[in-house]
Molecule: Glycine riboswitch aptamer
RNA sequence: CCGAUCGCCCUCUGGAGAACCCCGCGUCAGGCGGGUGCCGAAGGUGCAAAGCGGAACUUUCCGCCAAUCUCUCAGGCAAAAGGACAGAGUCGAUGCU
Numbered sequence: 001c002c003g004a005u006c007g008c009c010c011u012c013u014g015g016a017g018a019a020c021c022c023c024g025c026g027u028c029a030g031g032c033g034g035g036u037g038c039c040g041a042a043g044g045u046g047c048a049a050a051g052c053g054g055a056a057c058u059u060u061c062c063g064c065c066a067a068u069c070u071c072u073c074a075g076g077c078a079a080a081a082g083g084a085c086a087g088a089g090u091c092g093a094u095g096c097u
Stems, first nucleotide, its partner, number of pairs: 004094004010089005019036001021035005037077003043073001044071001046069001051064005
């Protein structure tokens, strides 16, 4: 220097689902409150085997641990915004030469 692997932030691109619902108030618009129905891919809740650890003692109990699963708290249900995740870039580290 080239390439590879890993990683945080950032940048760019792609990115689903579900009432433009009803009532009241306000506003130039955006919006606020109440009601019902829905969605899961911000975040969050819960759960398994293997494995690990502990107790007990021949076989049992307890604990730890995941997700795009689950719940729907939060958030969302025209557009906009957001958006798990994916790709690319920048940067850094490792390693090689």